Background
Model confidence (mean pLDDT): 85 of 100. Large-subunit ribosomal RNA, domain I from Listeria kieliensis, 555 nucleotides, folded computationally. The RNAcentral record of the full RNA draws on ENA. Its Rfam family is "Bacterial large subunit ribosomal RNA".
[in-house]
Context: one part of a larger RNA
RNA sequence: GGCGCACGGUGGAUGCCUUGGCACUAGGAGCCGAAGAAGGACGGGACUAACACCGAUAUGCUUUGGGGAGCUGUACGUAAGCUUUGAUCCAGAGAUUUCCGAAUGGGGGAACCCUCUAUCUUUAGUCGGAUAGAAUCCUUACGUGAAUACAUAGCGUAGGGAAGGCAGACCCGGGGAACUGAAACAUCUUAGUACCCGGAGGAAGAGAAAGAAAAUUCGAUUUCCUGAGUAGCGGCGAGCGAAACGGAAAGAGCCCAAACCAAGAAGCUUGCUUCUUGGGGUUGUAGGACACUCAUUGUGGAGUGAUAAAAGAAGGCGAUAGAUGAAGCGGCUUGGAAAGGCCCGCCAGAGACGGUAACAGCCCGGUAGUCGAAAUGGUCUUCUCUCCCGAGUGGAUCCUGAGUACGGCGGAACACGUGAAAUUCCGUCGGAAUCCGGGAGGACCAUCUCCCAAGGCUAAAUACUCCCUAGUGACCGAUAGUGAACCAGUACCGUGAGGGAAAGGUGAAAAGCACCCCGGGAGGGGAGUGAAAGAGUACCUGAAACCGUGUGCCU
Numbered sequence: 001g002g003c004g005c006a007c008g009g010u011g012g013a014u015g016c017c018u019u020g021g022c023a024c025u026a027g028g029a030g031c032c033g034a035a036g037a038a039g040g041a042c043g044g045g046a047c048u049a050a051c052a053c054c055g056a057u058a059u060g061c062u063u064u065g066g067g068g069a070g071c072u073g074u075a076c077g078u079a080a081g082c083u084u085u086g087a088u089c090c091a092g093a094g095a096u097u098u099c100c101g102a103a104u105g106g107g108g109g110a111a112c113c114c115u116c117u118a119u120c121u122u123u124a125g126u127c128g129g130a131u132a133g134a135a136u137c138c139u140u141a142c143g144u145g146a147a148u149a150c151a152u153a154g155c156g157u158a159g160g161g162a163a164g165g166c167a168g169a170c171c172c173g174g175g176g177a178a179c180u181g182a183a184a185c186a187u188c189u190u191a192g193u194a195c196c197c198g199g200a201g202g203a204a205g206a207g208a209a210a211g212a213a214a215a216u217u218c219g220a221u222u223u224c225c226u227g228a229g230u231a232g233c234g235g236c237g238a239g240c241g242a243a244a245c246g247g248a249a250a251g252a253g254c255c256c257a258a259a260c261c262a263a264g265a266a267g268c269u270u271g272c273u274u275c276u277u278g279g280g281g282u283u284g285u286a287g288g289a290c291a292c293u294c295a296u297u298g299u300g301g302a303g304u305g306a307u308a309a310a311a312g313a314a315g316g317c318g319a320u321a322g323a324u325g326a327a328g329c330g331g332c333u334u335g336g337a338a339a340g341g342c343c344c345g346c347c348a349g350a351g352a353c354g355g356u357a358a359c360a361g362c363c364c365g366g367u368a369g370u371c372g373a374a375a376u377g378g379u380c381u382u383c384u385c386u387c388c389c390g391a392g393u394g395g396a397u398c399c400u401g402a403g404u405a406c407g408g409c410g411g412a413a414c415a416c417g418u419g420a421a422a423u424u425c426c427g428u429c430g431g432a433a434u435c436c437g438g439g440a441g442g443a444c445c446a447u448c449u450c451c452c453a454a455g456g457c458u459a460a461a462u463a464c465u466c467c468c469u470a471g472u473g474a475c476c477g478a479u480a481g482u483g484a485a486c487c488a489g490u491a492c493c494g495u496g497a498g499g500g501a502a503a504g505g506u507g508a509a510a511a512g513c514a515c516c517c518c519g520g521g522a523g524g525g526g527a528g529u530g531a532a533a534g535a536g537u538a539c540c541u542g543a544a545a546c547c548g549u550g551u552g553c554c555u
Stems, first nucleotide, its partner, number of pairs: 001554009015540001016505002020476002022473007029465002031165002039100003042055003046078002050074002052059001061094006070082003105114003115134007136162009170201001171199005181188001185235001211218002222249004232240002253457003256401001260279009284435001286400004290394005298389001300388004311384007319376002322371003328344001330343004345362002347351001353365003406430008416442001437452005492499002512539001515526004
């Protein structure tokens, strides 16, 4: 030195565990903000660095309920206190809530600096102190008021509103890529995707036919299944890709403009026009106005979540604290410990789950079941209340959404790439008809059929989950599962945008080793605790690499 064996050190794999995650289900909730949000800074404790909680009323204040013996958070120490005159704790409602932040008196390098006005206070007086107000924009009203006579612009005051955040989700709109695919690439595709901007709601959007269709047709919209990878589109390449019918979910319909009438106002050419308000009226087998005829307030209909809109009462249900709640302190046995084993009982509308020194229906918390709210939300029903009134005949006249429909040109959306290209939208240039009217049925024309544009509102079925409650898992188990089981978006890195960790386990209980010895200490040896200390806070188990000590054999 090598190969073995034994015993150690180092190291932290493995096993077991789980306080944390992940994916879902059901119900709820789906907004907060100038009455100052979200998010922060700085403070507040007897001792207090941090977290949590709170705000100069600062580890808390008031009140209404619950609860019933301990309490002064994490945090196990000392001190000082509180509490059956009901504390701590839980829930409802309220008060307080420094400074920054949309931040809004002005400024500013956020959490700071400096003003003005009014009132009060202080002082001999100044200074000082306190409270309230003082940004901008939009809108309404009033006042005032230039060039410029009336006026208007402008200015001022007052009332109302806005702003900003977010849930990295869902929705609508305005803009809008490229890599990529086409085995290259340009039309095309990726894709109207990503991304940016604007807007909103708990959903949004759409929506009561100028529809779909082609049969004896249907009858707003939305979503799902199907139709169907069909019909089609397509350098007819790559690829893109419907709709109706049928079956389901859910279901709900309405209001204006106009004609006409009435009242009022304005204008002037003085008998017309326009405007405002109220009535009227709302459709396509046309309807309405208009004229006439009949009927007409009822034991009628409807309702505040569209169709008009405000408030109150009672009751029910449910939410936000809770209460009650059966049955072995059984025997023996192993053990440190019984909930294990053996034997004997008991409850069960409860044998879910968790804890307790190993595995507990009967030890504890609970569970099934049954009860329960002063206060504040929600929801349903009823009542008060509020609102609404019908039909026919006639066919002379009037009305029925105009720079609109539509056309040319240029684009875009439609599954549809200009195509035979209907339909819808935008730009531009033209530009109708008026019920004997108009649009559509995929060029266009005729016949036929369906419908009535150029105004508006509309629940449900649908999409999503930051969040709350209850639960589930052939999901993970600390290099996994969230980046984060642990004081993590932390430490750290970066000028910055941004990037971004590692790190869980003594024991049943600290019983966390009094005392003695060596040592400066660290550390160790006794003693003691404990079932175990080879469980000693470098703490469960403690693999391998790696490093040693002793020893056998070989060299």